This is a predicted structure of a 72-nucleotide RNA (transfer RNA) from a Candidatus Methanomethylicia archaeon. NCBI's taxonomy places the organism under Archaea, Thermoproteati, Thermoproteota, Methanosuratincolia. The prediction has a mean pLDDT of 83. The same sequence occurs in records of 2 taxa. RNAcentral holds the sequence, with entries from ENA.
RNA sequence: GGGCCGGUAGUCUAGUGGCAAGACGCCGUCUUCGCAAGGCGGAGAGCCCGGGUUCAAAUCCCGGCCGGUCCA
Numbered sequence: 001g002g003g004c005c006g007g008u009a010g011u012c013u014a015g016u017g018g019c020a021a022g023a024c025g026c027c028g029u030c031u032u033c034g035c036a037a038g039g040c041g042g043a044g045a046g047c048c049c050g051g052g053u054u055c056a057a058a059u060c061c062c063g064g065c066c067g068g069u070c071c072a
Stems, first nucleotide, its partner, number of pairs: 001071007010024004018055001026042005048064005
C1' cells in the first nucleotide's frame, strides 16, 4: 500500500429500512443476625465521524478514523 471482517449502555453481544434488545455489571426492594445466591422493580446507549439515498437509516451508498485478519 491492497483485499476482507468489524466499530451499538461500564463490559460482551443481538438488531440487516419503521419508537434500539438481552446477559453481566450498577441502584432500590423482598428474603438473611449479616453477606452471598435468588425473586421483583429501575436507571443507563440514539448506534465511531462527515456527507448522500429514502416519507423514514444503527441498517443501504460514498469518503474518512480506529481495531482485527490475510496478501504485498

Its Rfam family is "tRNA". Rfam classes the family as a transfer RNA.